[in-house]
This is a predicted structure of a 477-nucleotide part of an RNA (small-subunit ribosomal RNA, 3' major domain) from an uncultured bacterium.
The RNAcentral record of the full RNA draws on Greengenes.
Model confidence (mean pLDDT): 84 of 100.
Context: one part of a larger RNA
RNA sequence: UGACGGGGGCCCGCACAAGCAGCGGAGCAUGUUGUUUAAUUGGAAGCAACGCGAAGAACCUUACCAGGUCUUGACAUCGAGGCAAGUGCAUAGAGAUAUGUAUGACUCUUCGGAGAGCCGAAGACAGGUGGUGCAUGGUUGUCGUCAGCUCGUGUCGUGAGAUGUUGGGUUAAGUCCCGCAACGAGCGCAACCCUUAUGAUCAGUUACUAACGUGUAGAGGAGAGGACUCUGAUAAGACUGCCGGGGACAACUCGGAGGAAGGUGGGGACGACGUCAAAUCAUCAUGCCCCUUAUGCCCUGGGCUACAAACGUGCUACAAUGGUGGUUACAAAGAGGAGCGAGCCUGUAAAGGUAAGCGGAUCUCAAAAAAGCCAUCCCAGUUCGGAGAGUGGGCUGCAACCCGCCCACAUGAAGUUGGAGUUGCUAGUAAUCGCGGAUCAGCAUGCCGCGGGGAAUAAAAUCCCGGUCCUUGUACA
Repeated sequence: UGACGGGGGCCCGCACAAGCAGCGGAGCAUGUUGUUUAAUUGGAAGCAACGCGAAGAACCUUACCAGGUCUUGACAUCGAGGCAAGUGCAUAGAGAUAUGUAUGACUCUUCGGAGAGCCGAAGACAGGUGGUGCAUGGUUGUCGUCAGCUCGUGUCGUGAGAUGUUGGGUUAAGUCCCGCAACGAGCGCAACCCUUAUGAUCAGUUACUAACGUGUAGAGGAGAGGACUCUGAUAAGACUGCCGGGGACAACUCGGAGGAAGGUGGGGACGACGUCAAAUCAUCAUGCCCCUUAUGCCCUGGGCUACAAACGUGCUACAAUGGUGGUUACAAAGAGGAGCGAGCCUGUAAAGGUAAGCGGAUCUCAAAAAAGCCAUCCCAGUUCGGAGAGUGGGCUGCAACCCGCCCACAUGAAGUUGGAGUUGCUAGUAAUCGCGGAUCAGCAUGCCGCGGGGAAUAAAAUCCCGGUCCUUGUACA
């Protein structure tokens, strides 16, 4: 100087407390361990691994296993030499591949040849998702959006170092004020950026419809309009600016006014010096080591989907604030051409047939759901719950046996609110309800977004956990 203390002091955080809803019990989905296996490829491991990389394993992917093949190779450069390249068909084979056959005949030219493409001997070399993240770059997590981390000059100290950065206040903040052997400065904080909340100006098509007149069974449907909504560009607006109390006449704080918004208005992006030899050699790049008729390459099939068990994360429930049937409203944000697919017809349905419109503020996905209204059930393992299994179908795709999703009928398991313990959340939040998107042929209860309706409680510092600052002790560095 740090680190540490079941030392002290100040302070903060859904850390506790006050509340709401969960998890832990059940069934299933998914990830992991373990076990099994020819293989169940490999990575991630307290917080900070475990619906993680994977925004989607039937083949492919794929790295694993079995079997069948290749050896200058699937890919790159050089290459003697040769030839169009290619395409169709046949045979053998699981295919990779092998054999045969038909067709085809590049550009320039001084007719010597040159060039592109393909084949290709010998070899130089390729190739490796092989090892090492404890050799590395790059990227990322984490403490932590915590308020810290430093430097120059000066001063003090023999020196390590200190001072500044401590102190009194204050703040979300090393934020600001005052004081001070310090005076300044940098990286962080804040602001500048995006979005959301308000009105104004400008601009109106595919959006809108108040007035005018038109029109319909109905309808901004057509004329028209530039008011409104909305769209999207420009400026405005919030700054403790104003008033009062407190404070040291300061910083600031408490209350109030006005205001759409008030003290960082809400949300996002943004992550200092560093820590964990943290993660990644399997995104990529890369040193060294290793393989080179194989640890490389191609193919078929299998596996990654196994299943006494254990754990994590979720979904669905255990019902009446509910289930079921009918009827009837109201969103936002997105996506769409090898696409979204209206309408009509067929089918109980999944879906099929036909087919308009739309590269889209125009058309489509598209029905929002919870809510409302009417009816029924009457507290039961039930008209709750839907697992598992049966039969018959549909879709995608060469192909749904291993191993996809969906529909209909009949079947109807556990489960009656969950031990010890433990998680999230402070407002348009939690809980609840549906909708969309990426990936994607097909395949979400995951992920990322969107809106609908919409609480309770706390504003306290005693304790648990984590952290900042000051101080103290130390046999630690």